Context: one part of a larger RNA
RNA sequence: GCCAGGGAGUUCGGAUCGAUGGCGAGGCUAAUUGGAUAAUCCAAGCAGCCGAAGGGAAACCGACAAGUCCGCAACCCGCAAGGGCCAGGGACGAGGUGGGCUCGCCUGUAGUCAUCGGUGAGAGACCCGAAGCCAGUUGAUCUAGGCGUGGAUAGGUUGAAGCCCAGGGAAACCUGGGUGGAGGACCGAACCCGUGUUGAGGUGCAAAUCACUGGGAUGAUCUGCGUCUAGGGGUGAAAGGCCAAUCUAAACUGGACAUAGCUGGUUCCCCCCGAAACUACUCGCAGGUAGAUCUUGGACGAGGCGGACGAUGGGGUAGAGCGACCGAUUGGACAUUUAGGGGGAGAAAUCCCUCGGUGUCCUGCCAAACUCCGAACCUGUCGUCACCGUAGACUCCAGGAGUGAGCAUAUGAGGGGUAAGCCCCGUAUGCGAAAGGGGAACAACCCAGCCUCAAGUUAAGGUCCCUAAGUAUUGACUAAGUGUGAACGGGCAAAAGGAGUCCUUAGUCAGAGACAACCGGGAUGUGGGCUUAGAAGCAGCCAUCAUUUAAAGAUAGCGUAACAGCUCACCGGUCAAGAUCAAGGGCCCUGAAAAUGGACGGGGCUAAGUCAGUCACCGAUACUUGAGAGUACCGAAAGGUAAUCUGGUAGGGGGGCGUCGUGUGCGGAUAGAAGUUCGGCCGUGAGGUCGAAUGGACCGCAUUCGAAUGAGGAUCCUGGU
Numbered sequence: 001g002c003c004a005g006g007g008a009g010u011u012c013g014g015a016u017c018g019a020u021g022g023c024g025a026g027g028c029u030a031a032u033u034g035g036a037u038a039a040u041c042c043a044a045g046c047a048g049c050c051g052a053a054g055g056g057a058a059a060c061c062g063a064c065a066a067g068u069c070c071g072c073a074a075c076c077c078g079c080a081a082g083g084g085c086c087a088g089g090g091a092c093g094a095g096g097u098g099g100g101c102u103c104g105c106c107u108g109u110a111g112u113c114a115u116c117g118g119u120g121a122g123a124g125a126c127c128c129g130a131a132g133c134c135a136g137u138u139g140a141u142c143u144a145g146g147c148g149u150g151g152a153u154a155g156g157u158u159g160a161a162g163c164c165c166a167g168g169g170a171a172a173c174c175u176g177g178g179u180g181g182a183g184g185a186c187c188g189a190a191c192c193c194g195u196g197u198u199g200a201g202g203u204g205c206a207a208a209u210c211a212c213u214g215g216g217a218u219g220a221u222c223u224g225c226g227u228c229u230a231g232g233g234g235u236g237a238a239a240g241g242c243c244a245a246u247c248u249a250a251a252c253u254g255g256a257c258a259u260a261g262c263u264g265g266u267u268c269c270c271c272c273c274g275a276a277a278c279u280a281c282u283c284g285c286a287g288g289u290a291g292a293u294c295u296u297g298g299a300c301g302a303g304g305c306g307g308a309c310g311a312u313g314g315g316g317u318a319g320a321g322c323g324a325c326c327g328a329u330u331g332g333a334c335a336u337u338u339a340g341g342g343g344g345a346g347a348a349a350u351c352c353c354u355c356g357g358u359g360u361c362c363u364g365c366c367a368a369a370c371u372c373c374g375a376a377c378c379u380g381u382c383g384u385c386a387c388c389g390u391a392g393a394c395u396c397c398a399g400g401a402g403u404g405a406g407c408a409u410a411u412g413a414g415g416g417g418u419a420a421g422c423c424c425c426g427u428a429u430g431c432g433a434a435a436g437g438g439g440a441a442c443a444a445c446c447c448a449g450c451c452u453c454a455a456g457u458u459a460a461g462g463u464c465c466c467u468a469a470g471u472a473u474u475g476a477c478u479a480a481g482u483g484u485g486a487a488c489g490g491g492c493a494a495a496a497g498g499a500g501u502c503c504u505u506a507g508u509c510a511g512a513g514a515c516a517a518c519c520g521g522g523a524u525g526u527g528g529g530c531u532u533a534g535a536a537g538c539a540g541c542c543a544u545c546a547u548u549u550a551a552a553g554a555u556a557g558c559g560u561a562a563c564a565g566c567u568c569a570c571c572g573g574u575c576a577a578g579a580u581c582a583a584g585g586g587c588c589c590u591g592a593a594a595a596u597g598g599a600c601g602g603g604g605c606u607a608a609g610u611c612a613g614u615c616a617c618c619g620a621u622a623c624u625u626g627a628g629a630g631u632a633c634c635g636a637a638a639g640g641u642a643a644u645c646u647g648g649u650a651g652g653g654g655g656g657c658g659u660c661g662u663g664u665g666c667g668g669a670u671a672g673a674a675g676u677u678c679g680g681c682c683g684u685g686a687g688g689u690c691g692a693a694u695g696g697a698c699c700g701c702a703u704u705c706g707a708a709u710g711a712g713g714a715u716c717c718u719g720g721u
Base pairs, nucleotide, nucleotide: 001721002720003719004718005717006716011123012122015119016118017117018116019115020114021113022112023111026050027049028048032044033043034042035041054061055060064093067092068091069090070089075084076083077082094107095106096105097104098103126265127264129262133255134254135253136252137251138250144229145228146227147226148225149224150223151222152221153219155187156186157185158183162179163178164177165176166175167174168173191216192215193214196212197211199210200209231247233243234242235241268656269655270654271653272652273651278291279290280289281288282287294400295399296398297397298396299395303388304387307385308384309383310382311381312380313379314378315377319373320371321370327366331362332361333360334359335358336357337356340355341354342353343352344351345350406431407430408429409428410427411426412425414423415422436447437446438445451628452627453626454625455624456623457622461618462617463616464603465602466601470615472614473613474612475611476610477609483605484604496590497589498588500587501586502585503584504583505582507580508579509578517574518573519572520571521570523547524546525545528542529541530540553568556567557566558565629646630645631642632641633640634639657710659707660706661705663703664702665701666700667699668698675694676693677692678691679690680689681688682687
């Protein structure tokens, strides 16, 4: 792990609510006693309890046998509209009491007992689960320390004091050689320990071992036996160490089913409805209580209203504006002021310039806590319409809850960095608690709200293959595999560039020949003047004229030391029809770097890409149609109605299935009961039933009552495997 069996809302007395039943202004007995039975039982028992009167702290006082009005259902009249009467209901009035004509409570009678069911408080209180606290006991055969009494310590080394001898010295004493054998001395076995390998082992040889290496080894050494110290206590060369594999308070038994606002688990079916994650308070933030929200039952009896339009009020946002306030704020013109700063002139007085101030004019700009203005929009009231409602809405009363961690998307604000799958609010939708189709996969995105079965039609999205449906059609664009991604999460891309290519618009040149290319010319005064060694178109400065011309600069570039030389501008010829420049747009390209190999879902595609059209088709639990089931409602029933019923977690309500037993009734069984295995059929389901085989003695149905009544989970328990 699997299998079998066990395994969790129970019981008691009291409270409250409901259903059913008895009696009813009353209702009921308790203990106990008597009698009877196999047993349930029958009778007595009037103690006592609840109710029939309340108000007041108390003293104390003490209430409608019906006065008025409205009015639902029922009933009556009416064809209907409507009307009459009106139990129950409502509004007044009246009354009791309290200090009370104004305020509070109460008054025109319904309770009580039993059974069953729901719920909260008390009890172990649905079950399992602490660490802990306290009490009483048991432990020092492990270990810590003390005490008593015993035991152990190979071998080697070093060579303290003291002593002896020799030498030196005046002496103190020194030097040398011996002797001697000290030491928490040295090396190193036994013995004790446990440093490193962060080795082996790590379901081990072992709940601390093995190997090599290592520390001590005459000492504060190691060790046997005996003995003492005990749990808030001991012992401790002190690590909170050790006190029997247990120690920041031992173990065992008990209080004890401690407590747990925390985790886990909590067992059959179907039907109806169906949340919350908000507000307030809380030593409150993992919890509660109240409200809101959900459900069930009841009362009442006619309105309700979320949508649209109109009328009439409220508002100060978006925007805009500021010479309309308030605050912030650009540049300029003119005039004026010179007190002050900077600069200048002057010997100084003083003067000039500039910065600055003030006024007028022009110009520019900002604001959540600015507003001369001002929407959309929101909202109060009224009217009309729509919708819901006598098949009972709205409202009220009573029983039962759950929830009180929310989240995403879109949008309006705020915080943050106009970051976050971020945080905090508002509005809406969704998920939560929602299946199905699409999005490759994917709570929330798009379509769409699943009773069962069948056929058809569509939505979103798609139609080359995987893969249902167009290799559809018309016109363009793209050559980059760009792309083949609705958006978001999310798989990104920017500034800046492009004689890539397509389109639009405007200008200029062009058959009197443009643009490009080729052929030819490109000259003269003159080598302009100056400068300079030189300066000749071309180092530099000045000027930049004139002539011949079809045209040709006192020269645009290269070149020379300077010339020379080669081009250009400009002109002619050949050729032949467009050329050139600018702005805007579409697609595309560069810009473009990330960690295992890799993704348009894949294959692949030049369309099967992109843009703009068109017609088909596919495609869901949507829609339509047919059949069936349930629920709600109408109805005496048969039957009918539902355009608007049947998704559902927490949760509320209803009805059933099965197991064990009891009373009563009725049955089955050796011609084969229960149980077991396999199979058929019936039921929405829990389940039921039949057949065959096995088995070998009990079992079932109906109905009433009663439960230690249903298993897959709890690191559940026991056993097996």

Notes:
The prediction has a mean pLDDT of 83. A computed fold for a 721-nucleotide part of an RNA from a Thermoplasmata archaeon, annotated as large-subunit ribosomal RNA, domain II. RNAcentral holds the full RNA, with entries from ENA. NCBI's taxonomy places the organism under Archaea, Methanobacteriati, Thermoplasmatota, Thermoplasmata.